[in-house]
RNA sequence: UUCCCGUCACAGGGGUGGCCGCUGGCCUGAGAUCCGUUUGGGAACCCUUAGAACCUGACCCGGGUAAUGCUGGCGUAGGAAGGGAAAUAUGCAAUUCG
Numbered sequence: 001u002u003c004c005c006g007u008c009a010c011a012g013g014g015g016u017g018g019c020c021g022c023u024g025g026c027c028u029g030a031g032a033u034c035c036g037u038u039u040g041g042g043a044a045c046c047c048u049u050a051g052a053a054c055c056u057g058a059c060c061c062g063g064g065u066a067a068u069g070c071u072g073g074c075g076u077a078g079g080a081a082g083g084g085a086a087a088u089a090u091g092c093a094a095u096u097c098g
Base pairs, nucleotide, nucleotide: 007085008084010082011048012047013046014045017027018026019025020024033042034041035040054079055078056077060073061072062071063070
C1' cells in the first nucleotide's frame, strides 16, 4: 500500500408458506408478522457482486410428510441490491460482577 473477515453510520435488495380439533395450536426455518388497501406502508430477520438473501425455470423432477420448496436435484444455469470511515481497532475463549 492492497485484499479478505469483523465493527460503525448511511444507502439499497428480499421473502412472509403448509396444516389442525381453528377465540387456540402444530411443521420447517434467520424470518411464515402487524396495519391498511387495490396492491401499499411499518417492525423483526436475512442479504448487498468472493452476491444460493431472493427471483425465473416451476402448476418442474426424485425422496419424504398430516400437508407444504419439508428435503435433494435443477445450480460451474439465467437474473439480482454498495460506496465510505476508523484502528490496538475488531473477533473468540476463560474468569468475575450485575